[in-house]
Molecule: small-subunit ribosomal RNA
Organism: uncultured bacterium
RNA sequence: AACGAACGCUGGCGGCGUGCCUAACACAUGCAAGUCGUGCGAGAAAGUUCCCUUCGGGGAGCGUGUAAAGCGGCGCACGGGUGAGUAACACGUAGGUAACCUGCCCCGUAGUCGGGAAUAACCCGGGGAAACUCGGGCUAAUACCGGAUAAGACCACGGCUGCCCCGGCAGUCGCGGCUAAAGGCGGCCUCUACUUGUAAGCUGUCGCUACGGGAUGGGCCUGCGGCCCAUUAGCUAGUUGGUAGGGUAACGGCCUACCAAGGCUGUGAUGGGUAGCUGGUCUGAGAGGAUGAUCAGCCACACUGGGACUGAGACACGGCCCAGACUCCUACGGGAGGCAGCAGUGGGGAAUAUUGCGCAAUGGGGGAAACCCUGACGCAGCGACGCCGCGUGGGUGAUGAAGGCCUUCGGGUCGUAAAGCCCUGUCGUAGGGGAAGAACUGGUGGACGGCUAAUACCCGUUCGCCUUGACGGUACCCUACAAGAAAGCACCGGCUAACUCCGUGCCAGCAGCCGCGGUAAUACGGAGGGUGCGAGCGUUGUUCGGAAUUACUGGGCGUAAAGCGCGUGCAGGCGGCCGACUAAGUCCGGUGUGAAAGCCCGGGGCUCACCCCCGGAAGUGCGCUGGAAACUGGUCGGCUAGAGUACGGGAGAGGGAAGCGGAAUUCCUGGUGUAGCAGUGAAAUGCGUAGAGAUGCGGAGGAACACCGAUGGCGAAGGCAGCCCCCUGGGCUGACACUGACGCUCAGGCACGAAAGCGUGGGGAGCAAACAGGAUUAGAUACCCUGGUAGUCCACGCCCUAAACGAUGUCGACUGGGUGUUGGGGAAGCGAUUUCCCAGUACCGUAGCUAACGCGUGAAGUCGACCGCCUGGGGAGUACGGCCGCAAGGUUAAAACUCAAAGGAAUUGACGGGGACCCGCACAAGCGGUGGAUGAUGUGGAUUAAUUCGAUGCAACGCGAACAACCUUACCUACCCUUGACAUGUGCCGCAGCCUGCUGAGAGGCGGGUGUGCCCGAAAGGGAACGGCAACACAGGUGCUGCAUGGCUGUCGUCAGCUCGUGUCGUGAGAUGUUGGGUUAAGUCCCGCAACGAGCGCAACCCUUGUCCCUAGUUGCUACGCAAGGGCACUCUAGGGAGACUGCCGGUGACAAACCGGAGGAAGGUGGGGAUGACGUCAAGUCCUCAUGGCCCUUAUGGGUAGGGCUUCACACGUCAUACAAUGGCCGGUACAGAGGGUUGCCAAGCCGCGAGGCGGAGCCAAUCCCCGUAAAAGCCGGUCGUAGUCCGGAUUGCAGUCUGCAACUCGACUGCAUGAAGUCGGAAUCGCUAGUAAUCGCGGAUCAGCAUGUCGCGGUGAAUACGUUCCCGGGUCUUGUACACACCGCCCGUCACACCAUGGGAGUGGGUUCUACCAGAAGUAGGUAGGCUAACCGCAAGGGGGCCGCUUACCACGGUAGGAUUCAUGACUGGGGUG
Repeated sequence: AACGAACGCUGGCGGCGUGCCUAACACAUGCAAGUCGUGCGAGAAAGUUCCCUUCGGGGAGCGUGUAAAGCGGCGCACGGGUGAGUAACACGUAGGUAACCUGCCCCGUAGUCGGGAAUAACCCGGGGAAACUCGGGCUAAUACCGGAUAAGACCACGGCUGCCCCGGCAGUCGCGGCUAAAGGCGGCCUCUACUUGUAAGCUGUCGCUACGGGAUGGGCCUGCGGCCCAUUAGCUAGUUGGUAGGGUAACGGCCUACCAAGGCUGUGAUGGGUAGCUGGUCUGAGAGGAUGAUCAGCCACACUGGGACUGAGACACGGCCCAGACUCCUACGGGAGGCAGCAGUGGGGAAUAUUGCGCAAUGGGGGAAACCCUGACGCAGCGACGCCGCGUGGGUGAUGAAGGCCUUCGGGUCGUAAAGCCCUGUCGUAGGGGAAGAACUGGUGGACGGCUAAUACCCGUUCGCCUUGACGGUACCCUACAAGAAAGCACCGGCUAACUCCGUGCCAGCAGCCGCGGUAAUACGGAGGGUGCGAGCGUUGUUCGGAAUUACUGGGCGUAAAGCGCGUGCAGGCGGCCGACUAAGUCCGGUGUGAAAGCCCGGGGCUCACCCCCGGAAGUGCGCUGGAAACUGGUCGGCUAGAGUACGGGAGAGGGAAGCGGAAUUCCUGGUGUAGCAGUGAAAUGCGUAGAGAUGCGGAGGAACACCGAUGGCGAAGGCAGCCCCCUGGGCUGACACUGACGCUCAGGCACGAAAGCGUGGGGAGCAAACAGGAUUAGAUACCCUGGUAGUCCACGCCCUAAACGAUGUCGACUGGGUGUUGGGGAAGCGAUUUCCCAGUACCGUAGCUAACGCGUGAAGUCGACCGCCUGGGGAGUACGGCCGCAAGGUUAAAACUCAAAGGAAUUGACGGGGACCCGCACAAGCGGUGGAUGAUGUGGAUUAAUUCGAUGCAACGCGAACAACCUUACCUACCCUUGACAUGUGCCGCAGCCUGCUGAGAGGCGGGUGUGCCCGAAAGGGAACGGCAACACAGGUGCUGCAUGGCUGUCGUCAGCUCGUGUCGUGAGAUGUUGGGUUAAGUCCCGCAACGAGCGCAACCCUUGUCCCUAGUUGCUACGCAAGGGCACUCUAGGGAGACUGCCGGUGACAAACCGGAGGAAGGUGGGGAUGACGUCAAGUCCUCAUGGCCCUUAUGGGUAGGGCUUCACACGUCAUACAAUGGCCGGUACAGAGGGUUGCCAAGCCGCGAGGCGGAGCCAAUCCCCGUAAAAGCCGGUCGUAGUCCGGAUUGCAGUCUGCAACUCGACUGCAUGAAGUCGGAAUCGCUAGUAAUCGCGGAUCAGCAUGUCGCGGUGAAUACGUUCCCGGGUCUUGUACACACCGCCCGUCACACCAUGGGAGUGGGUUCUACCAGAAGUAGGUAGGCUAACCGCAAGGGGGCCGCUUACCACGGUAGGAUUCAUGACUGGGGUG
């Protein structure tokens, strides 16, 4: 785009079309083929005349001659339906028919004479339920029969002419034989007869017969054309041909007899499946593909199968006979029927109409005609089934109404849309008017012509009038009424035009593909809005297109699917140069045909259009014919460039067969000799004291041939390797003698074909599937080891596969080069050597090609010839079938089903038990810990009314917690409040505040008293704050979502990376830069480079610390003896500055960057420390800091109060504290810090207490006073303890206290006395640290009423070690592989288990189709005929001839028996496959 459609929702009108695609299923009922009286007999009713009449009618005649029926004629073979069958001369197209027929029709010629015998109707009788039928009798014809005539036809013979295929045909002439007929009707008397008028006759007309011709319609034959399967490869007995005959309208094995043995087939026979064919139709740019409704041509069929009859024509849709199935009637004896005609019914189905009107038109049959018949046809009805047209209104109308929806709350949008106002009248309703389609025919009147004796009749032409309409009072026209009755459907994630809200929450659902939905869904459902079409719109189905995705036009095969393993070669395809002829192909012209309709163009008619009519063009085809001769083909002649032969030379693991050789392994004999050997990562099994292994000599046997050896050679491929001999194939090269296209390719065919394997017989050293043992391992039916059998070897015969690979078929031609090598040859040179040609082989690379990789004169380039092969993945190289094989198996080779991919090349990452380089307390080297104990603390778990919540590998777990007794507090229980503890707004009242009673656990509840304030204003009044009450907007939520978010943070990681612009390269992803060589802590710097620059990171700039200088000195300091006072040198404080930059020297390095060493210096190579965290990753953490979208709660998930809980404890883990002691504990003595904090605070002196602490009150808002008057502690000095569960260790517990606080019960810290637990250095494992670091020692701060073993800081003492980068962990750069990309915590294979699906095998079972053999044989036809019957003709008769019946033979449908083939379905069980 299309449709004979269907389904869903919706539906106003008209026109034109169209409508059982399924059950060729079955059919009730009606209709669909009759007509002719001018062929015939008979003849009812009506009519008319006459008679009779009881007035009802009856009888007779006449005549038109209608109805029903009969004889006869024509028609019924057309028209109409259907598509079952058919792969065929069925159809299409072009021809042939000298091999034929043709009723009615036309033209022509010639006839139409004279007889006969029957029969139906009818009458009588009989049978039957019926259908129907039998017997007897009468009768007619255009029915039937014989005779006459015979121009012509036909047959036979002969002659002549013509043609060709040479013995046939046509024409013609002659002779002989044979064969016809039917009458009906009208008119007229000119002629004849009777003579009124008729008959004969004449005439007209319709018929009839014969012959010739035509037209039309058919029969038969042929070339060519149009489906699938080769998993159908062979088929055929009347088969192929001949002869003779039969048969037919006619040719013919069409049929029969005989003879011959043919015929068809790879250009697809035979078989199977499917199918009516065509013009056309749909699609497509075309080529093509699909299709064959309606219309038209042909064919086939008519319940199924068979058969003939009649006829011009049939093997006959509405005829006959038979058989079968089915239905109906029946009196059970027997009969009837065939809608695939039009309607209609049932059924089937997703689905397809009225039991309508009419012969008015067109057409058909009959008839002389009128006319009759006609479900052909013309119309109407039903269906949006299709196409076309029309309408559902038009104009105006902004307060942008109401309402809906959205909203950032401002507004936006539906939207000029509506309303309102003004119009119009298609359509509708009503009234009125009103066609065309009609031409005929017939009648009548007139004219003319023909016929004739005729002015008659009849026929023809023509003019006038009359006569005929189903549709239908329809189309159309006029008038009135009134916007009145008339809009839906699909879609809105991308493709694809159209977006928001709500609901839902991987549910419900959507979906053509990709895919949506797991709490903000433009994708589901609804709504608003929008988009597209519009009386339709969607969906489904089907076809073509897009699809160059079967490629003729117009594709491919190195790696994506695809080159047969290789050769040889028949058929086939293709084929060198020159000339001649030919004309099959080819080309040009002419001509015939290519039906009509349709398509296209022009014109015309319906108001337009669809539609219809007229004309043209086209129909790419086929035939005939004339011409051309280039090319292809054919024939002939020639040529040598292709190909081949001969000759010279030469290389080679080419093949076959035979012989020979040495090294090595193993085995055997005996010798020497002693304890191991062998084997591995390490071992063990194994061998060995019965003497192994080792060693030397000898022997046996089998297999393979080191070095040469190659990047080498040979072969068609597989493949080929010691040496020599024999036989043999091929290639190369050089000369040029010969042949003269002998060539290339190759479906089938044939040969060869590694390894393994198979058969028979040998052989068997080594090796070695299977197997055994030993190891390894979780296991180890493996890898490793020790053994070891087939096999490996030989001969003969099979197998026939492979990553049989260059994943690249063979042959030929052409198209830049370079390098190496093998074989041969030429040239130059004295030579070494150089150079050229041919053939082979390997690498690099130009153009070109390629998706890229790559290929590139050895092509994957540019072309030609031929073959093979491919067409998404899986199923599957499988099943079934065939062929081959001894088997194993090979070859050929599907489908169901299933998926939305499978795949190639390249890119960026990530990853690797890949490689290279480098770094980090990463390992190593060290020091100290953790893991064991007790305690503290956090977590898990368990428990609980609650044990609030979060954090969960590193990167949660002394984390949020820099402080849970109440509070905190978010949790639980109980009791209370409801505009609320808090904010804003409104109204009313009061004021605020203060004192106080009762009750209650408290919050609170119920009261009493006092009190009237502040600002402005003269006052009135107003305003602000505050409290109470009321109602509503609202507050409030540590409720949910960190996977809706902001912000902040952790982490990789202070790792050195991450990017951009321009340029360049690439089809592109992308690359380059950023890689490389050095160097660095560093993408730090240098050099190089198709890159050149730049940004975020690094570094530096900042703080602190270390040295010095300057400035300034109080509360600091003090050379002034102390104080006061002075001073500012020092310490210090806190401001500024200097200093360090690889700057200098030497060496290394590329003369660079830099590195090493050194000097100087307080400090040296970023001096130490800190702050500082690139692009990003982890949907990392946090909605419980805060902020915030959405959702949820609203007398509660909000608020208040009391009590409880977060402090529970059989356990488990993390982080710490203290220890286990003697470098230690205890006692005594004695030194030295830094940094902080302090007014609800730090708190001095003094006094009290063993102590915690108390009393006390000076000083200090702090360089001043205090914490801190024993202030450090470790340290140092002295003493003691003596290796002990202790004078270690301090848990636990008891008693007594102190302090804070409303309150230490749950549940604080501390003190004293007493108690004195575990623990004697910690398994596997694991952590920190590289210098003022670890370790160790104490001090301070924040939080805080109180409470630290935590945390943040501070100083004191103060080490050890680093060879080094193999390994573990993490990271960086380059490179490589990848089937990974939520990226190795990836991906993914097979079994097993379960569910479902399709399929193979399967003892079989049930159908279909078909073949063969046999039985059987209805009806019918043909042949035969002993039986029976019989009008015409012959015969005087008997009888004959002829015919019919019967019987029989042949053929044959249905049916039967047996056996095959094939196909479908099904089948216990079973095999694999697919999906989950």